Predicted 3D model of an 87-nucleotide RNA (c-di-GMP-I riboswitch aptamer) from Roseisolibacter agri.
Model confidence (mean pLDDT): 87 of 100.
NCBI's taxonomy places the organism under Bacteria, Pseudomonadati, Gemmatimonadota, Gemmatimonadaceae, Roseisolibacter.
RNA sequence: AAAGGCAAACCCGGCGAAAGCCGGGGACGCAAAGCCACGAGGCUACCGCCCACGGGACACCGGGGCCACGCCGGUCGGGUUGCCGCA
Numbered sequence: 001a002a003a004g005g006c007a008a009a010c011c012c013g014g015c016g017a018a019a020g021c022c023g024g025g026g027a028c029g030c031a032a033a034g035c036c037a038c039g040a041g042g043c044u045a046c047c048g049c050c051c052a053c054g055g056g057a058c059a060c061c062g063g064g065g066c067c068a069c070g071c072c073g074g075u076c077g078g079g080u081u082g083c084c085g086c087a
Stems, first nucleotide, its partner, number of pairs: 005030002010025006028074001034080003038077003041072003048066004053062003
C1' cells in the first nucleotide's frame, strides 16, 4: 500500500457511594487503542479509623486526614494471540 479493525472527548440510557463500567450515538487518535491486574504508577473512599476544625443551648449536622480487598491496560513494563507484507 490493500482489506478491514478499534474507538477519545462529548451526548443519551443503565449499573455503582465514587473512581469507573455496560449499551447506543460519535471520532481524538491507535500497527495491537486485541486479551490477561504479574510488577510499577495513578484514580476513587461506601464502610472503618483518627482529628475536635465549623454550625448549634443541647441533641445533632457538617468538615478535614488516613485507608483497597474497588477501579484504570487509550499510564508504562511484562505475558499471550493476531491482519497485511519488500521486510